[in-house]
Context: one part of a larger RNA
RNA sequence: GAAUGAACGCUGGCGGCGUGCAUAACACAUGCAAGUCGAACGAGAAACUCCGGGCUUGCUCGGGGGAGUAAAGUGGCGCACGGGUGAGUAGCGCGUGGGUAACCUGCCCUUGGAUCUGGGAUAACUUCGCGAAAGCGUUGCUAAUACCGGAUAUUGUCCCGAGAACUUAGGUUGUCGUGAUGAAAGGUGACCUCUUCAUGAAAGUUGCCGUUCAGGGAUGGGCUCGCGUACCAUUAGCUUGUUGGUAGGGUAAUGGCCUACCAAGGCGAUGAUGGUUAGCUGGUCUGAGAGGAUGAUCAGCCACACUGGAACUGAAACACGGUCCAGACCCCUACGGGAGGCAGCAGUGAGGAAUUUUGCGCAAUGGGGGAAACCCUGACGCAGCAACGCCGCGUGAGUGAUGAAGGCCUUCGGGUCGUAAAGCUCUGUCAAGUGGGAAAAAAGCCUUGCAGUAAAUAACUGCAUGGUCUGAUGGUACCACUGAAGGAAGCACCGGCUAACUCCGUGCCAGCAGCCGCGGUAAUACGGAGGGUGCAAGCGUUGUUC
Numbered sequence: 001g002a003a004u005g006a007a008c009g010c011u012g013g014c015g016g017c018g019u020g021c022a023u024a025a026c027a028c029a030u031g032c033a034a035g036u037c038g039a040a041c042g043a044g045a046a047a048c049u050c051c052g053g054g055c056u057u058g059c060u061c062g063g064g065g066g067a068g069u070a071a072a073g074u075g076g077c078g079c080a081c082g083g084g085u086g087a088g089u090a091g092c093g094c095g096u097g098g099g100u101a102a103c104c105u106g107c108c109c110u111u112g113g114a115u116c117u118g119g120g121a122u123a124a125c126u127u128c129g130c131g132a133a134a135g136c137g138u139u140g141c142u143a144a145u146a147c148c149g150g151a152u153a154u155u156g157u158c159c160c161g162a163g164a165a166c167u168u169a170g171g172u173u174g175u176c177g178u179g180a181u182g183a184a185a186g187g188u189g190a191c192c193u194c195u196u197c198a199u200g201a202a203a204g205u206u207g208c209c210g211u212u213c214a215g216g217g218a219u220g221g222g223c224u225c226g227c228g229u230a231c232c233a234u235u236a237g238c239u240u241g242u243u244g245g246u247a248g249g250g251u252a253a254u255g256g257c258c259u260a261c262c263a264a265g266g267c268g269a270u271g272a273u274g275g276u277u278a279g280c281u282g283g284u285c286u287g288a289g290a291g292g293a294u295g296a297u298c299a300g301c302c303a304c305a306c307u308g309g310a311a312c313u314g315a316a317a318c319a320c321g322g323u324c325c326a327g328a329c330c331c332c333u334a335c336g337g338g339a340g341g342c343a344g345c346a347g348u349g350a351g352g353a354a355u356u357u358u359g360c361g362c363a364a365u366g367g368g369g370g371a372a373a374c375c376c377u378g379a380c381g382c383a384g385c386a387a388c389g390c391c392g393c394g395u396g397a398g399u400g401a402u403g404a405a406g407g408c409c410u411u412c413g414g415g416u417c418g419u420a421a422a423g424c425u426c427u428g429u430c431a432a433g434u435g436g437g438a439a440a441a442a443a444g445c446c447u448u449g450c451a452g453u454a455a456a457u458a459a460c461u462g463c464a465u466g467g468u469c470u471g472a473u474g475g476u477a478c479c480a481c482u483g484a485a486g487g488a489a490g491c492a493c494c495g496g497c498u499a500a501c502u503c504c505g506u507g508c509c510a511g512c513a514g515c516c517g518c519g520g521u522a523a524u525a526c527g528g529a530g531g532g533u534g535c536a537a538g539c540g541u542u543g544u545u546c
Base pairs, nucleotide, nucleotide: 001546002545003544004543006542007541008540009539010538013393014392015391016390017389018388019386020385021351026349027348028347030346031345032344035077036076037075040074041073048065049064050063051062052061053060054059055058084304085303086302093229094228095227096226097225098224099223100222103221104220108217109216110215111214112213113212114211115210116150117149118148119147125140128137129136130135156181157180158179160177161176162175164173165172166171167170186209187208188207189206190205191204195202196201197200230276231275232274237267238266239265242264243263244262245261246260247259248258249257279301280300281299282298283294284293285292286291306327307326308325309324310323329340331338332337357383359382360381361380365379366377367376368375369374396426397425398424399423406417407416408415409414430487432482433481434480435479436478440473444468445467446466448464449463450462451461452460490535491534492533493532494531495516496515497514501530502529503528504527505526511518512517
């Protein structure tokens, strides 16, 4: 000098864009942060209101609407994404480049088929019971795209046989033949060309969404290898599933990953083992560079979710707002027993020098569900707070010498603050007030036309025309007008380094200080004043890095 997620002192006008618990991975009150689908399924209220009946005149009964709505249940998909944190980890964790002939991949795209035929349950509901509660048991009934059989098999898997291409750890791919084994579920629109009844409908035709089998793709992962990846030798020896083999188990898959048996190996001064510290990277800061330091925000990867352990479901988890067990803590309790997990967004206490609102909205972008309308979304978009940072703007401009008054200094002549002020002439940024007022909106939905599918002028799909609707921010940005110099300057320094000097006070005292050093009676170094220098809505100090 540059930089900072900074803090402290003094000061503080506005705007834009960013950033904001670095400490206790300490404990958490409260609210919200993951739901959705009635076009998978069965069932299904009430408030309120209208009508009618009975009457005891303000009650009761029945029907319609509310409404096939709410809430609950079965089932599907999602909840493994998104969001947080950096405790652990010196590791194939990360980075980079390979391998997988040792593997998986829901939803999505694409290709080719199939979607036949049966069955028994169960929740909701109901009966009874236990319990303070959380909840649980029991009786009876019922549905499905829930569950379970059977058939079929283009093809898949496995065994056996034949032969081909490719390749080289010894396998991969494809062809033919025999055998074994393995699927499925419907929902919702439209139509009458064909068949049956025949107004129209169906067991008929067809669209869309699903289901299932198989191939390919895309995407996302798993595993593995080369190289790189902090400090300590005042850590020198370490290792028994240890190192390798055979066989088996397990996995989507290789492998001591696990087990049995066999062998005795394996690593190490090119630093094993042990200890300390630490998430890694793209990057960031600095520097001419080489390098050094660093890893906030943003992006990629990893790990974790009160602590430790475990599996279940699933395409994927050994799962932050799932389950089970143990522990610590905490809450409720009728003492028998139960409930909880902010390192999600706000917020509270504590710790600390120190870090924000218990805000608005799903309008946009993105995500989940749904055919769609739409619903959900503390992701996200915005607003609030903080000079925490960067950038921009303003606090006026011109003129004005009786060089006013006043302060300070003085050699008492004067000098200086100083064109500075006042005065005169202007301007109108920002702030204030009044009025107007965006873009961010495209999609969706409806209509019309064309094309595709089809028997088709239905329906559906695609494209186009026209119409309609949707804004949290926000009456914000922006524009115009009103009025008025009016509301807007401080901080540090002035001995040398280092730009900037005099007076007074003090008298080795009080004090200053980054280094050298000042102060003991004329201190440009302490304190005050005048003046000056530097930066400026900031200026200094402290910490840290180069």